[in-house]
Context: one part of a larger RNA
RNA sequence: GUGUGCUCCAAGGAACUCGGCAAAAAAUCGGCCGUACCUUCGGAAUAAGGCCUGCCCUAACCUCGCAAGAGGAAGGGGCCGCAGCGAAAGUAUCCCUGGCGACUGUUUACCAAAAACACAGCUCCCUGCGAACUCGUAAGAGGAUGUAUAGGGGGUGACACUUGACCAAUGCCAGAAGGUCAACCACGGACGUUGCACUGUCGCAAGAUGGUGUGGUGAUUUGUGUAAGCCCUGGUGAAUGUCGGCGAUAACUAUAAUCGUCCUAAGGUAGCGAAAUUCCUUGUCUGGUAAGUUCAGACGCGCACGAAUAGUGUAACGACUGGGGAACUGUCUCGGAGCACAGCUCG
Numbered sequence: 001g002u003g004u005g006c007u008c009c010a011a012g013g014a015a016c017u018c019g020g021c022a023a024a025a026a027a028u029c030g031g032c033c034g035u036a037c038c039u040u041c042g043g044a045a046u047a048a049g050g051c052c053u054g055c056c057c058u059a060a061c062c063u064c065g066c067a068a069g070a071g072g073a074a075g076g077g078g079c080c081g082c083a084g085c086g087a088a089a090g091u092a093u094c095c096c097u098g099g100c101g102a103c104u105g106u107u108u109a110c111c112a113a114a115a116a117c118a119c120a121g122c123u124c125c126c127u128g129c130g131a132a133c134u135c136g137u138a139a140g141a142g143g144a145u146g147u148a149u150a151g152g153g154g155g156u157g158a159c160a161c162u163u164g165a166c167c168a169a170u171g172c173c174a175g176a177a178g179g180u181c182a183a184c185c186a187c188g189g190a191c192g193u194u195g196c197a198c199u200g201u202c203g204c205a206a207g208a209u210g211g212u213g214u215g216g217u218g219a220u221u222u223g224u225g226u227a228a229g230c231c232c233u234g235g236u237g238a239a240u241g242u243c244g245g246c247g248a249u250a251a252c253u254a255u256a257a258u259c260g261u262c263c264u265a266a267g268g269u270a271g272c273g274a275a276a277u278u279c280c281u282u283g284u285c286u287g288g289u290a291a292g293u294u295c296a297g298a299c300g301c302g303c304a305c306g307a308a309u310a311g312u313g314u315a316a317c318g319a320c321u322g323g324g325g326a327a328c329u330g331u332c333u334c335g336g337a338g339c340a341c342a343g344c345u346c347g
Stems, first nucleotide, its partner, number of pairs: 002342008011333002015331001020328001030052004038043001040158001054079005061072004080084001093326007100318002105117002121156007133142003159313004164243003169240002171236005178231003185225006191218012244262005271305001272302001283299005
């Protein structure tokens, strides 16, 4: 004098610290007594809290047994110690109050176990069976040796009370009058090209140049006809989503039940609210403390909650997370002493 592991400590007892992290203490699923709020009546609950516990003698009573007897046991008497679950091992600290998630479960093998995922329940969409859907080029296979109380997909996430307005945009579903609209194809025209028939003019003729009709042909050109889609007409939110502004007004003041006006598809309903959401903000009030940016209860000008990306509650549950308390302690005031091992130094 360092590290690791351990033992003990006056007085105080969380003053430590982001935080009682770590440690300590109490308790120890034995017996008796006793046990609140709340509650989904199951729980909460071993709630909390208190007392007892060894050994010897005796023993009411209970159970079994035909009996002998065996097992349990209130009570009474006695003995010893500082100490009776006497050691060792093993073995919940508890209480009050919020948030989140109903719960048991699952997860980032090796920095995250959670409020994340899942879940039963609820709801929407698709699917009539050779099903939808998935894999495969296909054959085929799964779905399913199932058949709508079945199967697939999306969302929400026990339970209780609920789930408001908007279909303008986007999506989806249905519709078919009109508009638009592809290629092939069908029919018609034009143009080019190539036949046939009749025929005009010129010419003796060969031939030249026209007309009419009728055919063939061209990756040429043009018109008409033809689908879905889109435009269009409706529907649809537990589909993607969205849910206003300004001005004035009551017999103090303040405020605005009320009125006006502009815009919109419609202007946020119930409930909750400085919240896991509040910038201003340590908002204001109340409580807790001697003192409280955290916490609990209220208020509501919600910068920027809000109803299955669910809203609000909720008993039970949680190695979750916030606040407070009891007990306990070297966490601390503030350090000290000792043991073991390792390293260093010396030998």